[in-house]
């Protein structure tokens, strides 16, 4: 340089052939309980799906660019 694959919340990681409010776990956070932590219980909470543009009535997915990582090529 070129091809490929990945990139979604503080962290893991989903989502059928483009469709309805972007799943779930850890975590953080109240409250119960407990002498206190801790566990267990019941609750809350966090995302412009790397960025930046097209396409469509609709985009996490599709198309271009771009930046990042890994892996193969030369």
């Nucleotide at each position: 340089a070129g091809u490929g694959c990945c990139g979604u919340a503080g962290g893991c990681a989903a989502a059928u052939c483009g469709g309805u409010u972007a799943a779930g776990c850890c975590g953080c956070u109240u409250g119960u309980c407990u002498u206190u932590c801790a566990a267990a219980c019941a609750g809350g909470u966090g995302a412009u799906u790397g960025c930046g543009g097209g396409u469509u009535c609709a985009a996490g997915u599709c198309c271009c660019g771009u930046c990042g990582g890994c892996a193969c090529u030369a």